RNAcentral holds the full RNA, with entries from SILVA. This is a predicted structure of a 389-nucleotide part of an RNA (large-subunit ribosomal RNA, domain III) from a fermentation metagenome. The coordinates come from a structure-prediction model, not an experiment, and the mean pLDDT is 83.
Context: one part of a larger RNA
RNA sequence: AAGUAGCGAGAGUAAAGUGAGAAUCUUUACCGUCGAAAACCUGAGGAUUCCUGGGGAAGGUUCGUCCGCCCAGGGUAAGUCGGGGCCUAAGGCGAGGCCGAAAGGCGUAGUCGAUGGGGAACAGGUUGAAAUUCCUGUACUGCCGAUGCUCAAUUGAGAGAAGUGGGGACGCAGGAGGAUAAGUUAAGCGAGCAGCUGGAAGAGCUCGCCCAAGGGAAAAAGACAGUCCGGCAGGAAAAGCCGCCGGAUGGUUCAAAAGCCUGAUGGGGAGGGAAAUUAGAGUACCGAAGUAACUGAUUCCACACUGACGAGAAAAGCCACUAUCGAGAGCAGAGGUACCCGUACCGCAAACCGACACAGGUAGGUGAGGAGAGAAUCCUAAGACGAGC
Numbered sequence: 001a002a003g004u005a006g007c008g009a010g011a012g013u014a015a016a017g018u019g020a021g022a023a024u025c026u027u028u029a030c031c032g033u034c035g036a037a038a039a040c041c042u043g044a045g046g047a048u049u050c051c052u053g054g055g056g057a058a059g060g061u062u063c064g065u066c067c068g069c070c071c072a073g074g075g076u077a078a079g080u081c082g083g084g085g086c087c088u089a090a091g092g093c094g095a096g097g098c099c100g101a102a103a104g105g106c107g108u109a110g111u112c113g114a115u116g117g118g119g120a121a122c123a124g125g126u127u128g129a130a131a132u133u134c135c136u137g138u139a140c141u142g143c144c145g146a147u148g149c150u151c152a153a154u155u156g157a158g159a160g161a162a163g164u165g166g167g168g169a170c171g172c173a174g175g176a177g178g179a180u181a182a183g184u185u186a187a188g189c190g191a192g193c194a195g196c197u198g199g200a201a202g203a204g205c206u207c208g209c210c211c212a213a214g215g216g217a218a219a220a221a222g223a224c225a226g227u228c229c230g231g232c233a234g235g236a237a238a239a240g241c242c243g244c245c246g247g248a249u250g251g252u253u254c255a256a257a258a259g260c261c262u263g264a265u266g267g268g269g270a271g272g273g274a275a276a277u278u279a280g281a282g283u284a285c286c287g288a289a290g291u292a293a294c295u296g297a298u299u300c301c302a303c304a305c306u307g308a309c310g311a312g313a314a315a316a317g318c319c320a321c322u323a324u325c326g327a328g329a330g331c332a333g334a335g336g337u338a339c340c341c342g343u344a345c346c347g348c349a350a351a352c353c354g355a356c357a358c359a360g361g362u363a364g365g366u367g368a369g370g371a372g373a374g375a376a377u378c379c380u381a382a383g384a385c386g387a388g389c
Stems, first nucleotide, its partner, number of pairs: 012030006031386004039366003045346002049344001050074006059067002079140002081342004086117002091112003097106003121138005141338004147332005158325002163321004172307003177301003182295005188209006210267002214262003222254002226249007234242002271286002309312001352361002368380004
């Protein structure tokens, strides 16, 4: 320079409280903003920022009694959620091997590697802070298993590959059908209400009219296959399995989502609502109705069907087969048992990436109502905010 530029999109007002001190902290009332978001869940990333008590030097573009700041204490509970003890993809590593002055490069068998496959839990309640993890209720999975029943012992019960085969097993677009989620309406059902100003006990006003996994029974939209017999030079050995050939038969085969019964004499539920005080009350506790019609998904049946060309992973679990082993095995089953890691909190943001409490950027899911073709747009619900002069 200069007490100058600036104080980073934006709506607050009033009263009460606390305090040494209040435009800025707390509470209440009104007003305003978002609402395919400025709401909710969650991945990455961050790493205690979460909760409680205390503090005010510095950080906070002002202030500050306040804070994602400082101090102290506390908080993350799993057989089933996610990952591992399973499988493989791109890719990595790579015994031998090949190449290379050395270092090292490539690569077979193999071994790692999820963003994929496989795989058993749901509903409610609860804390100041955790919950599919704790608690209550009802389940399921693997393993062990008292006991009971059945079969077999060379006339072979049963087990069974690191082998063989099946399966897993798949893209995109389009339309149709069935169903559910969700929503709307109601003179139906239930609860509460009767008012400051003329009227209002009526078709009044306000609010609410639900529930999972699991278990069970019955069906049938749909698919277009299925079953039996005989033969065989294929599946690196074998096969009763698969394949191929021939024959017979034929609605015999497979079969959803959803609904129904149960789960539920349970949960939740509008609303009602104490005692108490030293301690956290709308707390403990009680608890009604639970129907009908309509709309209707981008969700499920299901890549099921149809279409076109760009012709749309692998491996394991699983099923079958034999090679082989073979004297005990199978079924039901009260009861018992169950390893390691993550789990707080932010997560379109003041907690991540941007030197900042930065008008930028950030994968996925849910995403209500009125008007509307619509997830546009405007106004609203739930919910969240009023942007640190």